[in-house]
Context: one part of a larger RNA
RNA sequence: CGAAGGAGAUCUGAGGGGAGCUGUCCUCAGUACGAGAGGACCGGGAUGGACCUGCCUCUGGUGCAUCGGUUAUCACGCCAGUGGUACAGCCGGGUAGCCAAGCAGGGAAGGGAUAAGCGCUGAAAGCAUCUAAGCACGAAGCCCACCCCGAGAUGAGAUCUCCCAUUCUGAAAAGAAGUAAGGCCCCUCAAAGACGAUGAGGUAGAUAGGCCGGAGAUGGAAGCGCAGCGAUGCGCGGAGUUGACCGGUACUAAUCGGCCGAGGA
Numbered sequence: 001c002g003a004a005g006g007a008g009a010u011c012u013g014a015g016g017g018g019a020g021c022u023g024u025c026c027u028c029a030g031u032a033c034g035a036g037a038g039g040a041c042c043g044g045g046a047u048g049g050a051c052c053u054g055c056c057u058c059u060g061g062u063g064c065a066u067c068g069g070u071u072a073u074c075a076c077g078c079c080a081g082u083g084g085u086a087c088a089g090c091c092g093g094g095u096a097g098c099c100a101a102g103c104a105g106g107g108a109a110g111g112g113a114u115a116a117g118c119g120c121u122g123a124a125a126g127c128a129u130c131u132a133a134g135c136a137c138g139a140a141g142c143c144c145a146c147c148c149c150g151a152g153a154u155g156a157g158a159u160c161u162c163c164c165a166u167u168c169u170g171a172a173a174a175g176a177a178g179u180a181a182g183g184c185c186c187c188u189c190a191a192a193g194a195c196g197a198u199g200a201g202g203u204a205g206a207u208a209g210g211c212c213g214g215a216g217a218u219g220g221a222a223g224c225g226c227a228g229c230g231a232u233g234c235g236c237g238g239a240g241u242u243g244a245c246c247g248g249u250a251c252u253a254a255u256c257g258g259c260c261g262a263g264g265a
Base pairs, nucleotide, nucleotide: 001152005163006162007161008160009159010158011157015149016148017147018146021049022048023047024046025045026044027043033038051106052105053104054103055102059100060099061098062097066093067092068091069090070089071086072085073084074083075082076081110144111143112142117137119135120134164264166177167176168175169174182260183259184258185257186202187201188200189199190198207253208252209251210249211248212247213246214245216242217241218240223236224235225234226233227232
């Protein structure tokens, strides 16, 4: 821009893409078969490998604005307590998120038409013949079925709901203006994300931050007291601190606003 008014939703599915793998064991059954040795078809069940998709409850990895330990040095006047730098100084843990080695799922079943192939009926050709007419089967393959995209499918589809028929110029066609439903700008953001987009919100509000509570993490703060010559230990006390997690709460910021948007050939 189109889709013959303007919108908001929900579909149909032309068409396209993805997937498509396989082992072992048990049973049937030591049966059929076979002198024996050996040893099934068909059907049913269990459990794996590789691959793919999704997820983070569990097991773990990472986790540079989390907690603790610790060395050297500098600073806060000193002690104590802290901070800076040294690869994040080094070391031990670790929430969310992301992730796999973790968890879950998938290939199927079924239908249709067939290939090689196996047949029925059956002439040409009194026989025979799966084929010439006709009919029935038959693959991990083909079409459908499963998952995803999908009406720019310009062949532009369908359904539901909402908004209406204003004013001006014009002979008309048409143009312009302000609006409706609705949308956007702008702002707060994340489950989204390179930017757009998508999604959650914008005071009639829990969108983000703060604060409060909780979860989880760390692992016993500072201070004071007690014991010890002291290093240190113990008590107050599962203490103190704490990103992303779960809730609550308008304290802060989403203020106030602006713009676009039909009149139906």